[in-house]
The part of an RNA shown here (small-subunit ribosomal RNA, central domain) has 351 nucleotides and comes from an uncultured bacterium. Its mean pLDDT, the model's own confidence on a scale to 100, is 87.
Context: one part of a larger RNA
RNA sequence: UUGGGCGUAAAGAGUCUGUAGGCGCCCCGUCAGGUUUUCUGUUAAAUCUCUAGGGCUUAACCUUAGAACUGCAGAAAAAACCGGUGGGGUAGAGGGCGUUAGAGGCUGAUGGAAUGGUCGGUGUAGGGGUGAAAUCCGUUGAUAUCGACCGGAACACCAAAUGCGAAGGCAUUCAGCUGGGGCGACCCUGACGCUGAGAGACGAAAGCGUGGGUAGCAAAAAGGAUUAGAUACCCUUGUAGUCCACGCUGUAAACGAUGGACACUGGCUAUCUGAAGUGUCGACCCUUCAGGUGGCGAAGCUAACGCGUUAAGUGCCCCGCCUGGGAAGUACGACGGCAACGUUAAAACUC
Numbered sequence: 001u002u003g004g005g006c007g008u009a010a011a012g013a014g015u016c017u018g019u020a021g022g023c024g025c026c027c028c029g030u031c032a033g034g035u036u037u038u039c040u041g042u043u044a045a046a047u048c049u050c051u052a053g054g055g056c057u058u059a060a061c062c063u064u065a066g067a068a069c070u071g072c073a074g075a076a077a078a079a080a081c082c083g084g085u086g087g088g089g090u091a092g093a094g095g096g097c098g099u100u101a102g103a104g105g106c107u108g109a110u111g112g113a114a115u116g117g118u119c120g121g122u123g124u125a126g127g128g129g130u131g132a133a134a135u136c137c138g139u140u141g142a143u144a145u146c147g148a149c150c151g152g153a154a155c156a157c158c159a160a161a162u163g164c165g166a167a168g169g170c171a172u173u174c175a176g177c178u179g180g181g182g183c184g185a186c187c188c189u190g191a192c193g194c195u196g197a198g199a200g201a202c203g204a205a206a207g208c209g210u211g212g213g214u215a216g217c218a219a220a221a222a223g224g225a226u227u228a229g230a231u232a233c234c235c236u237u238g239u240a241g242u243c244c245a246c247g248c249u250g251u252a253a254a255c256g257a258u259g260g261a262c263a264c265u266g267g268c269u270a271u272c273u274g275a276a277g278u279g280u281c282g283a284c285c286c287u288u289c290a291g292g293u294g295g296c297g298a299a300g301c302u303a304a305c306g307c308g309u310u311a312a313g314u315g316c317c318c319c320g321c322c323u324g325g326g327a328a329g330u331a332c333g334a335c336g337g338c339a340a341c342g343u344u345a346a347a348a349c350u351c
Stems, first nucleotide, its partner, number of pairs: 003323004007305002012319001014202004021195003025089007033082002035078008049067007092192001093189004097184004104178006111155001116150007126137002163170002207248006216242002221237004259318002262315003267296011279284001300307002324351003333344004
């Protein structure tokens, strides 16, 4: 608990959809709930404040009279603003039409290289591994090399300051289904909008359940080294797992450590996408506009670093969050989960 803040000091929820709520375009009419003005009543006395007096020698103090503040009720008026209601509009929002880029998603198929394995050929004593070695593999023929076949996983080059997606994330190629976006000239609806407590959905990796699969890699485990020791780093093996289907978990430095929407505020440059124009036989280049993604920087902001039309500038609306360090994102309780654990979330004490 007002205020001040949230890129890096404490602080933006992982992301989106959306309920209540809050906030919200232009014009005309109307109502008068809020609002504003005036009047009336009331607001006991005492107290507090002010004005004019009085009493203690003064003052403090006490006291008389009046005023005032604030609130409430009633009456009358106004109609700018907020609100209600009726009508109209199109700049916000959405839809139609045309066109367009994309690793956006799901499903099925597909290709080559490489590792591994099996079989066969050649061939003989080593191979492998390391700082050096050893464990290990090999005369039952390894390593090397050639051929055939099997299997699983991942997709070199293209590839990029690239692209797409709300985020997580997404990359061999092809097909099917499907979401979103950009641009263009018109047409349509007519504020249908923004945000969003609760709530719901999605959500890397690891992990869990059931059933498959298992080439490579590899927690655990075993052995060999190293070392004073070595529950490690190095080596040889190697099981879960990594892969698929269905279900759960719901967390990450889930990061731009930067919530979302709208408006405004000098530029230069690179790149992606679309459109128009000029030149050109054309490729293509140039100019302009719109939308993205980067770099540098005027003003401004910032404690500084830095940010700077993709703002951390200038405003406005809504949500989330912070309030010294530790104890602690812990205990207890509650909710969720098969469990692991997650979410919510203190205090004593201490500095």

Background:
It matches the Rfam family "Bacterial small subunit ribosomal RNA".